[in-house]
Molecule: SAM riboswitch aptamer (S box leader)
Organism: Tuberibacillus calidus DSM 17572
This record gives sequence, structure tokens and C1' cells, in this order.
RNA sequence: ACCUUAUCCAGAGUGGUGGAGGGACUGGCCCAAUGAAACCCGGCAACCCCUGCGGAAAGCAGGACGGUGCUAAUUCCUGAAGAGCCCAACGGCUCUUGAAGAUAAGGC
Repeated sequence: ACCUUAUCCAGAGUGGUGGAGGGACUGGCCCAAUGAAACCCGGCAACCCCUGCGGAAAGCAGGACGGUGCUAAUUCCUGAAGAGCCCAACGGCUCUUGAAGAUAAGGC
């Protein structure tokens, strides 16, 4: 890099360093000198993990020393297909599925 499976409307800072960018990409719309990214500390969660129930698998309940992850906005919205509603039209709204992406665990 690629493949598989699961999850993605919950949760989490008035901290320190740092100094201009950031929210994957497209189009939007936002965040940022009242301080972006990044790093540290703190925190959240519970994928791996541990304990119990279970013959086992699944599942459920509990834990959080360790490995990741996350810590503005639903994955911020959107991008392809279908359905419904509104509109004279342009167009708008809602729902379902998908694509893309992110994270974990496993495979190769």
C1' cells in the first nucleotide's frame, strides 16, 4: 500500500509550549492573534485488553495498569442511485442505500 470485519447524531480543557494556519478531497459553510497546526499535560471513550455469567461461540455486566484512538460544528454539510413532499419554474426539504474518509482488530 491492499483486503476483511465492526463502529462513526453520545462523551471529553478558562492548562502549558508554540506562533499561522486548520476542518481528508470537491463545492459550500465554518474555526483561528479573544491565538491555527504541532508537541506536552489533563480529560473522554472502551476497539484491543482484564474479570464475571455462559459448555463454547454469540451476547450481557463490570474494570481501566497497558496498546491504540478521540477531545468545535453528526464523519460540519455535500458529491452516486432511489423514494416521498413542497414549488408555475428555477429550485428546496426529508428519508433509504451507496461512494469516499476516519478509527480499531485481523489478514497479506